Two RNAs folded together computationally: RNase P RNA and transfer RNA, 451 nucleotides in total.
């Protein structure tokens, strides 16, 4: 100068505050009493953000819904083998590319199942063609070449990309035309992959599947504002009592007394329609607000030993490690570490007080952000 | 915790990969009027939100990231 991995991301003390549990004392309620609750004022302990809490970009667990099975749609994945609850993560292995290395990247199935799309240029962009050019043959010539008409694809040119590549042989000239080799395809056989081997075919035939598509293999949907439970006020629901409107009768009349209250009254000859019709008390359900659980003990930390190349796995020990809800995890000071600046080179003064960032159901990964610093390998 | 979206100052198209960067209002100059404004003609403005990666080529596909906005 580089590559890898792994680790830290202030520290320490005092003070003043904040959440949670605990556990004392206090107060209230009930209780004859023990003994329950409630409040949370007070005191005292213990605990209090990450390595990425972040993004929300995969997987999982819990929770409802839904569901006999099974298929289609629709996503996702995509060499092989293993881990792991799972996974698009990880480990190991193969295969290409990159680097002088250590090492790093890779969406790495399938283009001879269809179908599509290949700007410009150039004969041709897909079972195709010849611009130049080689060449054979014909006809004209001032003997330099010109024209037709045919073969060729070697060269040249054109493009990102042009129908296997090298050499020989062959031909008029040329061509897998034919021959070694490489490459490819097809069959056996051993193989996870990859390959390695035997045999066979002159050769099938561009590119793109992060176009559509095809093969395999996964996936039922939503998501802690998921769910459960307790349950104001007020406006809907229902029930039962009591009454209006309403009808009879009863009185001269205010009024009473019975009926009934949606099978009602009213307009109407019926039906249909269309209007109108009132409460008040009690009590029963949903649901809101509100609150309480879900809420943190695990696929859990460390640390030993074993089996593993390694991801992991299995076993013994050991420790308890935030649970908030407008949302606690915090400020100030002293010293010490760390940057910067002057002085100036043991030091010393001063200023910064630090990066990215702050839990919200919890795991397992992946991305992306990050001042400084520290350990170990290993390469030039 | 769940979906959309980002293209000129402002408001959309383009989304199907190439001959593709457009449209309307603005905006600048002419013209036209006495004189302005409509009306007409012509021009200029854009790293398609940023970075990768697929292709021969990316605004268009695919990933990461940054803002928006909705539920």
């Nucleotide at each position: 100068a580089g590559u890898c991995g792994g680790c830290c991301g202030g520290g320490u003390g005092a003070u003043c505050g904040c959440c949670a549990u605990c556990g004392c004392a206090g107060a209230c309620c009930u209780u004859c009493a023990c003994g329950g609750g409630u409040c949370c004022c007070g005191c005292g302990a213990u605990g209090g953000a990450g390595g990425a809490a972040a993004g929300u970009c995969c997987g999982g667990g819990c929770u409802c819904c839904g569901c006999a099975g099974g298929a289609c749609a629709g996503g996702a994945u995509g060499c092989c083998a293993g881990g792991u609850a799972a996974c698009g993560c990880c480990u190991g292995g193969g295969g290409g590319g990159c680097g002088c290395g250590a090492g790093c990247c890779c969406a790495c199935g399938g283009a001879a199942a269809g179908u599509g799309c290949c700007a410009c240029a150039g004969a041709a962009a897909a079972g195709a063609u010849a611009c130049c050019g080689c060449c054979a043959c014909g006809c004209c010539u001032c003997a330099g070449g010109g024209c037709g008409c045919g073969g060729u694809a070697a060269g040249g040119g054109u493009g990102a990309a042009a129908a296997g590549g090298u050499g020989c042989g062959g031909u008029a000239a040329g061509a897998g035309c034919g021959c070694a080799c490489c490459g490819c395809g097809c069959c056996g056989g051993c193989c996870a992959a990859c390959g390695c081997c035997g045999g066979u075919g002159g050769c099938a035939g561009g590119g793109u599947a992060a176009a559509c598509c095809c093969c395999a293999u996964c996936c039922g949907g939503a998501g802690c504002a998921a769910g459960a439970c307790c349950a104001a006020a007020u406006a809907g629901g229902g029930a039962a009592a009591c009454g209006u409107a309403c009808c009879g009768c009863c009185g001269c009349g205010a009024g009473g007394c019975g009926g009934g209250u949606c099978a009602g009254c009213g307009c109407g000859g019926u039906c249909c329609g269309c209007g109108c019709g009132a409460g008040u008390u009690u009590c029963c359900g949903g649901g809101u607000a509100g609150g309480u659980c879900g809420c943190u003990a695990c696929a859990g930390g460390u640390u030993c030993g074993c089996g593993g190349u390694g991801a992991c796995g299995c076993g013994g020990a050991u420790c308890g490690c935030a649970g908030a809800u407008g949302a606690a995890u915090g400020a100030u000071c002293a010293c010490c570490a760390u940057g910067c600046u002057g002085c100036a080179u043991c030091g010393c003064a001063g200023c910064a007080g630090u990066a990215c960032a702050g839990a919200a159901c919890c795991c397992g990964g992946c991305u992306u952000a990050c001042a400084g610093g520290c350990c170990g390998c290993c390469u030039u | 915790g769940c979906g959309a979206g980002a293209u000129a100052g402002c408001u959309c198209a383009g989304g199907c990969g190439g001959u593709c960067a457009g449209a309307g209002c603005g905006u600048c100059g002419g013209a036209u009027u006495c004189a302005u404004a409509a009306c007409c003609c012509g021009g200029a403005g854009g790293u398609c939100g940023a970075g990768a990666g697929u292709u021969c080529g990316a605004g268009u596909c695919u990933c990461u990231c940054u803002c928006u906005c909705g539920c």